This is a predicted structure of a 410-nucleotide RNA (Bacterial RNase P class A) from a Bryobacteraceae bacterium. The sequence is in RNAcentral, with records from ENA. The model forms 95% of the base pairs in the Rfam consensus. The source organism's lineage runs through Bacteria, Pseudomonadati, Acidobacteriota, Bryobacterales and Bryobacteraceae. Rfam family: Bacterial RNase P class A. The family's RNA type in Rfam is ribozyme. It is recorded under the gene name rnpB.
RNA sequence: CUUGCCGGAUGGGCGGUCGCCCCGCUGGUCCUUCGCGGGAUUGGCGGGGAGGAAAGUCCGGUCUCCAUAGGGCAACAUGCCGGCUAACGGCCGGGGGGAUUCGCUUAAAGCGAGUUUCACGGAAAGUGCCACAGAAAACAAUACCGCCCGCCGGGGAUUGUGCAAACGAUUCCGGGCGGGUAAGGGUGAAAAGGUGCGGUAAGAGCGCACCGCGAUCGCAGUAAUGCGAUUGGCAGGGUAAACCCCAUGCGGAGCAAGACCAAAUAGGGGACGAGGAGCGGCCCGCUCCGUUAUCAAGUUCCGGGUAGGUCGCUGGAGCCGGCGAGAAAUCGCCGGCCAAGAGGAAUGAUCGCUGCUCUGUUUUGUCAUGAGACGGAGUACAGAAACCGGCUUAUAGUCCGGCAGGCCCA
Numbered sequence: 001c002u003u004g005c006c007g008g009a010u011g012g013g014c015g016g017u018c019g020c021c022c023c024g025c026u027g028g029u030c031c032u033u034c035g036c037g038g039g040a041u042u043g044g045c046g047g048g049g050a051g052g053a054a055a056g057u058c059c060g061g062u063c064u065c066c067a068u069a070g071g072g073c074a075a076c077a078u079g080c081c082g083g084c085u086a087a088c089g090g091c092c093g094g095g096g097g098g099a100u101u102c103g104c105u106u107a108a109a110g111c112g113a114g115u116u117u118c119a120c121g122g123a124a125a126g127u128g129c130c131a132c133a134g135a136a137a138a139c140a141a142u143a144c145c146g147c148c149c150g151c152c153g154g155g156g157a158u159u160g161u162g163c164a165a166a167c168g169a170u171u172c173c174g175g176g177c178g179g180g181u182a183a184g185g186g187u188g189a190a191a192a193g194g195u196g197c198g199g200u201a202a203g204a205g206c207g208c209a210c211c212g213c214g215a216u217c218g219c220a221g222u223a224a225u226g227c228g229a230u231u232g233g234c235a236g237g238g239u240a241a242a243c244c245c246c247a248u249g250c251g252g253a254g255c256a257a258g259a260c261c262a263a264a265u266a267g268g269g270g271a272c273g274a275g276g277a278g279c280g281g282c283c284c285g286c287u288c289c290g291u292u293a294u295c296a297a298g299u300u301c302c303g304g305g306u307a308g309g310u311c312g313c314u315g316g317a318g319c320c321g322g323c324g325a326g327a328a329a330u331c332g333c334c335g336g337c338c339a340a341g342a343g344g345a346a347u348g349a350u351c352g353c354u355g356c357u358c359u360g361u362u363u364u365g366u367c368a369u370g371a372g373a374c375g376g377a378g379u380a381c382a383g384a385a386a387c388c389g390g391c392u393u394a395u396a397g398u399c400c401g402g403c404a405g406g407c408c409c410a
C1' cells in the first nucleotide's frame, strides 16, 4: 500500500409541484337547537409528522383488570464473586478454566503480557446412558500383543562320558499349562495422576524427589479465589444443554388491558291507562280482540347491553449541554428543551440541483498516486400502533479501531 474478517460510529443535503395524518385558529354550505352550542362536508392560514434497529416478540418492568387469609407442591427460569439498576436471563469490574499470539527463560516444565472464549453450583446422595473400535467402558477388567517366574514337551548348535545306543551340561529357537505384571505396545473422546531415580524375577506410589490431588492450619482479599506450611501415597472414568439434588425467583391475562357517556330496534321492570283494531273520505253500522285487572293498545319513567363517542394516549426510570462522584457500569446537581399519537393504521409520489461510490468517453499532468469536462448506473436494512430498560437478528456506502493474508521499501 492492498484484500478479507470482526467490533464501533454514521445512516446524505437543498428546493419546486401534487397529495396524506394529527393539532390550533378562522370562513362557506347543510342538518339540529328557542338560543348558546353541536354535527356533517368543503376551503384558508399556522405548527408537527418513523428508526438505529420502529423488526423478532426472547427477557425484565410500568400501567390495567381478574384471582388471592397465610403457606406449600408442581411447572418454568436462573446458577463463580462483587457492584450497578425500578427490574432482568441485562450491563460493569474481578476470579478461575480453555484457545491463540508475543516476550523472557528452561533439559522438560514454567513465568509475564495481549487478544478471544466459557451453560463457570453439585458426579465423595441416588438412578440412567457411554456409538464404533477394543481383552476390558465401570462393585474396573478371567491380560489381546508384550515382559517375568514355575512345570511339561519339541527342535538346532557346541561340548562331556561312552564302542554304540543313550544320558548329561551350556546356549539358542519355538510350543503347551499354571501363575505374576496395568511399566511398554495396541483400541478409543475417555483405560486407577505425570516426570525421573531407586527397587523388583518382571513390574507396580512398592520407596523417594518434584509437579498434580485430598485434608488441616495460617496469611492476603468484602468475596470468588490466591499464596504458604503441615500431612495423607492418593480417595478413583465421563456425562447434570440426562433424570435428579441444592439455592434463588415466579398468581394469571394483556391497551382488542380497562374506565366513562350512550342511540335506533327488540327484550326486562314501574306508573298511568277501558277501550282498541279492521271495513270507510266521514258518520251510522257490522266483524274481531280486551274489559273491574296479577289487564290489551297506548303514554311515560327506570335499568342492562349493542352501534357510536370520550378517556386511557404519550411530560417520561424523557432528551440535550455543563459540572461533580466512581476504575467502569452507573449516579447526583444545575441549566435548557417538548419532539408522531393514529386506532386497520398518515409520514407518500414526482421533478431539479447537489453529496458519496462504481464506471464509459475525452483533455491534461506527474517518477508515481492524479486533475478537469461530458455522460451512465447505484445509494442499504427496514415502517411507530400503551410506554420504558435490555438482548438478538438485518444493514449499501463512508469513517475509526483490531486481527489475519499478500506485495513493496528501509
Stems, first nucleotide, its partner, number of pairs: 001406010012354007020049013051381001055392002058390005063254004076249004080094005095120001096118009121245002126243002128239003144185002146181007154173008193211006212234001213232008258311004268302005275289005318337008355379010